Transfer RNA from a Candidatus Nealsoniibacteriota bacterium, 74 nucleotides, folded computationally. The organism belongs to Candidatus Nealsoniibacteriota, within Bacteria. The sequence is in RNAcentral, with records from ENA.
């Protein structure tokens, strides 16, 4: 330098054919049980969906760049 592949919550990933409010699961915080800690139960916070800019009535999902990370060719 050129293909291809990944990026969604604090961490593992689901959301793949565009559709209504973006979600599991562990963590984390309260509360309730316990003497106390663990387990158990019940509530809750946490996301500019990796940036930008496009198409569309509508984008996490489709297009161009661009950053980061893996690959494989040179």
């Nucleotide at each position: 330098g050129g293909g291809c592949c990944u990026g969604u919550a604090g961490u593992u990933c689901a959301g793949u054919u565009g559709g209504c409010u973006a979600g599991a699961a562990c963590g984390c915080c309260g509360c309730u049980u316990u003497u106390g800690c663990a387990u158990a139960g019940c509530g809750g916070a946490g996301g500019u969906c990796a940036g930008c800019g496009g198409u569309u009535c509508g984008a996490g999902u489709c297009c161009g760049c661009u950053c980061a990370g893996g690959u494989c060719c040179a």